This is a predicted structure of a 73-nucleotide RNA (transfer RNA) from a candidate division WWE3 bacterium. Its Rfam family is "tRNA". It is annotated as a transfer RNA. The coordinates come from a structure-prediction model, not an experiment, and the mean pLDDT is 81.

RNA sequence: CGGGGUGUGGCGCAGCUGGAAGCGCGCAUGGUUUGGGACCAUGAGGUCGUCGGUUCGAGCCCGACCACCCCGA
Numbered sequence: 001c002g003g004g005g006u007g008u009g010g011c012g013c014a015g016c017u018g019g020a021a022g023c024g025c026g027c028a029u030g031g032u033u034u035g036g037g038a039c040c041a042u043g044a045g046g047u048c049g050u051c052g053g054u055u056c057g058a059g060c061c062c063g064a065c066c067a068c069c070c071c072g073a
Base pairs, nucleotide, nucleotide: 001072002071003070004069005068006067007066010025011024012023013022019056027043028042029041030040031039049065050064051063052062053061
C1' cells in the first nucleotide's frame, strides 16, 4: 500500500426479506434462608464504532473515515 472480516447495555452474543433492539451472565431491589450460596419475582442499564446519503421508515441498504483481526505485497 491492496484485499477480506468484525464493531449492538459492564462482559459474551442474537437480531431472517428495512417496520424501530433482545438472550445469557453480571448489577440493583424484594421474597425465601440464622446468614451466605442457590432459587423465585421485579427493575435499571443501548444515541447499534463515527459522519453523511437513500427511504414514509435504517442495527440492516450505499459512501467515506476510525479501531481491531486475518491474508497478500
It was read from a public genome assembly.